[in-house]
Context: one part of a larger RNA
């Protein structure tokens, strides 16, 4: 000087992106214990208090009386807590070796295929799996516990249906030509007509794919627009929700929390560019999640100091 392990006056998060890290708590008994709830939980919530040893009594829990120490789970070894709020209901899974998460899964929900030699799927096949199963069954999409709810568009895309007309491939079918032969033939071309699917067409269909408007006026302060006019669409964002994991202008504008707050919390909505299973809104409990507060605590810090042991580096 470096590592590791410890200790520290007064303060106590002033550090810091940011309590990161290191304290602190902590076993066991007894009291006590909010909000919220899906009544199960939250909960070891919180927050207190007690713990050694000797006699006595008692079956113990324990009582009753006595000693003793700074300290009695006398060392060790063993949750800091709380308060909001964003995402995921949950236990689980993941980037073997820079990501553990809000990603995947998930049980519920939903569309959709499949009637058995089932659909799918592996395979050239033979066979297998599905399944020694049978639609309460399997296979494939999306969603992702619960609660409340899933609005309007079938015009494109695609799928599901359709007796009819268009178009239309091989094959059928053969009027007519051509060659060549005297001719019988033989060889070539060939129109109408017929002719499957598919396309075109008609319908249907969004928990398919997806999509969900502009311009002007208008109310006796202003301001705004409940109204009204007009263009256009397949239709013109419905409830919920919102500067949001989404808001660019923006540290938006008001309340609150701080002495002081681009962050947080609750509200306004003018949603550049939310929005209803590529689901929307809420939601106890859960989370080595992310986010803001607050107590307790502490060498993170004011600002540094010692001290064990290892390392380097000097002398010898």
């Nucleotide at each position: 000087g470096g590592g590791u392990a410890g200790u520290u006056a007064a303060g106590g998060a002033a550090c810091u992106c940011g309590g990161c890290a290191a304290u602190u708590u902590g076993a066991c008994c007894c009291c006590g214990u909010a909000a919220c709830u899906u009544c199960g939980g939250g909960a070891u919530a919180a927050g207190g208090g007690g713990u050694g040893c000797c006699c006595g009594c008692g079956c113990a829990a324990g009582c009753g009386g006595g000693c003793c120490g700074c300290a009695g789970u006398g060392a060790a070894u063993a949750g800091g807590u709380c308060c909001a709020g964003g995402c995921g209901a949950c236990u689980g899974u993941u980037u073997a070796u820079c990501a553990a998460a809000a990603a995947c899964a998930c049980a519920g929900c939903u569309c959709u295929c499949u009637g058995c030699u089932a659909a799918a799927u592996c395979g050239u096949a033979a066979g297998a799996u599905g399944a020694u199963g049978u639609a309460u069954a399997g296979g494939g999409g999306g969603u992702g516990a619960c609660g409340c709810c899933u609005g309007c568009c079938c015009g494109g895309u695609g799928c599901u249906g359709g007796a009819a007309g268009g178009u239309u491939a091989a094959g059928a079918g053969g009027a007519g030509g051509u060659g060549u032969g005297c001719a019988a033939g033989c060889a070539c071309u060939c129109a109408a007509u017929u002719g499957a699917a598919g396309c075109c067409c008609c319908a249907g269909u969004a928990a398919a794919c997806g999509g969900c408007g502009g311009c002007c006026g208008u109310a006796a302060c202003u301001a705004u627009a409940a109204c009204g006019g007009u263009c256009c669409u397949a239709a013109g964002g419905u409830a919920g929700c919102g500067a949001a994991a989404u808001u660019c202008c923006u540290u938006g504008u008001c309340g609150g929390g701080u002495a002081a707050g681009u962050u947080c919390c609750g509200a306004c909505c003018c949603g550049c560019a939310c929005g209803a299973a590529u689901g929307g809104c809420g939601u106890a409990a859960c989370g080595a999640u992310c986010u803001g507060g607050a107590c307790g605590c502490u060498g993170u810090c004011u600002c540094a100091a010692c001290u064990g042991c290892c390392c380097g580096c000097c002398c010898g």
Molecule: large-subunit ribosomal RNA, domain IV
Organism: Oscillospiraceae bacterium